A computed fold for a 490-nucleotide part of an RNA from Alteromonas mediterranea UM7, annotated as large-subunit ribosomal RNA, domain I. Its Rfam family is "Bacterial large subunit ribosomal RNA". Its family is annotated with structural constituent of ribosome and ribosome in the Gene Ontology.

Context: one part of a larger RNA
RNA sequence: CGUAUACGGUGGAUGCCUUGGCAGUUAGAGGCGAUGAAGGACGUGUAAGUCUGCGAAAAGCUGUGGUGAGCCGACAAAAUGCAUUUGAGCCACAGAUGUCCGAAUGGGGAAACCCACCUGUUUACAGGUAUCGUUGCGUGAAUACAUAGGUAACGAGGCGAACGAGGGGAACUGAAACAUCUAAGUACCUUAGGAAAAGAAAUCAAACGAGAUUCCCCUAGUAGCGGCGAGCGAACGGGGAACAGCCCUUAAGCUGUUUAGUGUGUAGUGGAAUCCUUUGGGAAGAGGAGCGAUACAGGUGAUAGCCCCGUACACAAAGCGUGCUUUACAGUGAAAUCGAGUAGGUCGGGACACGUGUUAUCUUGACUGAAUAUGGGGGGACCAUCCUCCAAGGCUAAAUACUCCUAACUGACCGAUAGUGAACCAGUACCGUGAGGGAAAGGCGAAAAGAACCCCGGAGGGGAGUGAAAAGAACCUGAAACCGUUACGU
Numbered sequence: 001c002g003u004a005u006a007c008g009g010u011g012g013a014u015g016c017c018u019u020g021g022c023a024g025u026u027a028g029a030g031g032c033g034a035u036g037a038a039g040g041a042c043g044u045g046u047a048a049g050u051c052u053g054c055g056a057a058a059a060g061c062u063g064u065g066g067u068g069a070g071c072c073g074a075c076a077a078a079a080u081g082c083a084u085u086u087g088a089g090c091c092a093c094a095g096a097u098g099u100c101c102g103a104a105u106g107g108g109g110a111a112a113c114c115c116a117c118c119u120g121u122u123u124a125c126a127g128g129u130a131u132c133g134u135u136g137c138g139u140g141a142a143u144a145c146a147u148a149g150g151u152a153a154c155g156a157g158g159c160g161a162a163c164g165a166g167g168g169g170a171a172c173u174g175a176a177a178c179a180u181c182u183a184a185g186u187a188c189c190u191u192a193g194g195a196a197a198a199g200a201a202a203u204c205a206a207a208c209g210a211g212a213u214u215c216c217c218c219u220a221g222u223a224g225c226g227g228c229g230a231g232c233g234a235a236c237g238g239g240g241a242a243c244a245g246c247c248c249u250u251a252a253g254c255u256g257u258u259u260a261g262u263g264u265g266u267a268g269u270g271g272a273a274u275c276c277u278u279u280g281g282g283a284a285g286a287g288g289a290g291c292g293a294u295a296c297a298g299g300u301g302a303u304a305g306c307c308c309c310g311u312a313c314a315c316a317a318a319g320c321g322u323g324c325u326u327u328a329c330a331g332u333g334a335a336a337u338c339g340a341g342u343a344g345g346u347c348g349g350g351a352c353a354c355g356u357g358u359u360a361u362c363u364u365g366a367c368u369g370a371a372u373a374u375g376g377g378g379g380g381a382c383c384a385u386c387c388u389c390c391a392a393g394g395c396u397a398a399a400u401a402c403u404c405c406u407a408a409c410u411g412a413c414c415g416a417u418a419g420u421g422a423a424c425c426a427g428u429a430c431c432g433u434g435a436g437g438g439a440a441a442g443g444c445g446a447a448a449a450g451a452a453c454c455c456c457g458g459a460g461g462g463g464a465g466u467g468a469a470a471a472g473a474a475c476c477u478g479a480a481a482c483c484g485u486u487a488c489g490u
Stems, first nucleotide, its partner, number of pairs: 001489004006485004015476001016443002020414002022411007029403002031159002039101003042055003046078001049075003061095007070082002106115003116129005131156007139149001163193001164191003168188001174181001178227001203210002214241005224232002245395003248339001253332005260325007268315003274289005290306002298308002344368008354380001375390005430437002450475001453463004
């Protein structure tokens, strides 16, 4: 050095498993907050630490309802206790308490700390004292009237995943460079609702007619737009989803409270049917004989309809929430007088699929500026005819969008280098001044029965014992690389 289907070590692949994820479906909910939120700090136990719960009334207090023979949350034993029909513990609902920080709001501040004033039964404790807005009061400066200031009540403020509307509005990028163009009205900001917005024709159409809005399928990658480049990209019409109309001399409606009825949610209750033999550590396996099913999910020492828990099905609420119908009341709608500095025009922009083009339509910064139903707008330059509608006031459910969250269920989704970054005390350890970045890490066994006792020399082993098996805690299986031992060959 080679060989040995040799024997070991190391290592943690593979197989099997799943507490966790991923994607959905059907319902619910769509907000929380000065009555102090989201998120935290510090405490709180027989108890040193961490998680969970809770708050000096501190793993808890009170009431009502349910369940109930066991219980004092977890790592995690032990001790001490509580309770057993005079009801512990647990579950639901409603209350009480709720330190300090945080919008944080008495002032300050390097968050969880420091320092105040006023009132009140003044030791101790309780309450009040921020800013802005609206409304009211009448007090009230320099300063005559006033104004500022003052004062009272009410409201707001902050957080939250996406979805909506609005305001202003990029660049990288693409065009194989780049300037019009694109990216894109995207990123960003403000603000609302459970949806929002839009909405009952000064709309389309085309010589026939349709009849608010929104959304989907087609029309159609068509007509068009476009350094006619890159690219952008309709409508008419058709088929569907859902349908609802109204008001301005006061209404449709909406909101809140309330009466009654009815459903539903938030604890729960009942809930069928099997035995023998045999193998085995263990029966649910095999053999034999039965039974249930409106019930074949899961667990139990191997594969259980009939062992356990559930499921189908049938029931149940003192309290609290919620849908619908209904009774009554209150508020809102509520501005104005059928719409004038409007329509239209000129100049400059913007929006329309449409980049100024032959460019209609909508909008408006500047300047202008009508008519009044015997009138006016539109029908893609413009004019006539014709057709159609009535702007310059307002309200309006559903069909539509989304999922931080709750419940049940589903998967030709993953199975620990996968699936969330995170199956495990993970946004942790660690890195960074900071914004920020960001891991690794699952499996003994049915049950700890977790190895009494003896020996060697700490580690670690050897006996003995447990167990079906050491599977022995560096624990299921235990591949390869890698390192040895032994035998043989050289």